Record summary
Predicted 3D model of an 80-nucleotide RNA (transfer RNA) from a Candidatus Obscuribacterales bacterium. It matches the Rfam family "tRNA". About the family: Transfer RNA (tRNA) molecules are approximately 80 nucleotides in length. Its family is annotated with triplet codon-amino acid adaptor activity in the Gene Ontology.

[in-house]
């Protein structure tokens, strides 16, 4: 330099047909239980006081984009 794949909360990871973003698990917080802790159970948990903002960054298509198209960045694999 060329080809392919990936990028989503604190972490892993769904949303596979364009139609409520974050299911589910871990973690964390509060409570119950316990002398205490662990384990277990229950509830809550993206950010922000709020309006709002949020899928690597920017642009495009569309009534509507994490999803489709283009450019860029980062990471991985292969070829040279």
């Nucleotide at each position: 330099g060329g080809g392919c794949g990936a990028g989503u909360g604190g972490c892993g990871g769904a949303a596979u047909u364009g139609g409520c973003a974050g299911a589910c698990g871990c973690g964390c917080u509060a409570g119950a239980c316990u002398u205490a802790g662990g384990a277990u159970c229950u509830a809550g948990u993206g950010g922000g006081c709020a309006a709002c903002c949020g899928u690597a960054a920017g642009a495009g298509u569309u009534c509507a984009a994490g999803u489709c198209u283009c450019u860029u960045c980062u990471c991985g694999c292969c070829c040279a």